[in-house]
This is a predicted structure of a 73-nucleotide RNA (transfer RNA) from Candidatus Egerieousia equi. The RNAcentral record of the sequence draws on ENA. RNAcentral records the identical sequence in 2 taxa. NCBI's taxonomy places the organism under Bacteria, Pseudomonadati, Bacteroidota, Bacteroidia, Candidatus Egerieousia. The coordinates come from a structure-prediction model, not an experiment, and the mean pLDDT is 82. It matches the Rfam family "tRNA".
RNA sequence: GCCUCGUUAGCUCAAGUGGCAGAGCACAAAUUUCGUAAGUUUGGGGUUGGUGGUUCGAUUCCACUACGAGGCU
Numbered sequence: 001g002c003c004u005c006g007u008u009a010g011c012u013c014a015a016g017u018g019g020c021a022g023a024g025c026a027c028a029a030a031u032u033u034c035g036u037a038a039g040u041u042u043g044g045g046g047u048u049g050g051u052g053g054u055u056c057g058a059u060u061c062c063a064c065u066a067c068g069a070g071g072c073u
Stems, first nucleotide, its partner, number of pairs: 001072007010025004019056001027043005049065005
């Protein structure tokens, strides 16, 4: 220098051929207990890495860019 993959909640990851952004764990509250843990119920938490484009509509498609992983020379 070139190629491929990845970037979404605090963490690990989903989201069919573009149509209301979700789960588990963690966190908070309630319940339960003499108390703690465990269990049960409820809740909060996101400019989907960034900028721009296409579209009525973008996590999804396109361009550029940042970071990480792997490969080639």